[in-house]
Molecule: transfer RNA
Organism: Acidobacteriota bacterium
RNA sequence: GGAGCGGUAGCUCAGUGGUAGAGCGCCCAAGUCUUCGGACGAGGGAGGUCGCGUGGUUCAAAUCCCGCCCGCUCCG
Repeated sequence: GGAGCGGUAGCUCAGUGGUAGAGCGCCCAAGUCUUCGGACGAGGGAGGUCGCGUGGUUCAAAUCCCGCCCGCUCCG
C1' cells in the first nucleotide's frame, strides 16, 4: 500500500430500511435466611441520539452508498 471483518449502554454482544435491545454491572426493592455482622433476593428503574461527516439515497438510515479515523486478520 491492497483486501476482508469489526466499531451500538460501564463491559460482552444482538438488532441488516419503520418506536434502539439482552446478559452482566449500577440504583431501588417485596420477601427469605441469619452466628444480628450480614447474606440471598422475585420484581422495578436509570443508563447510548449507534466511531466521525451541518456527505449521498429514501417518506423514513444503527441498517444501503461515499469519504475519513481506529482495531483485528490476510496479501504484498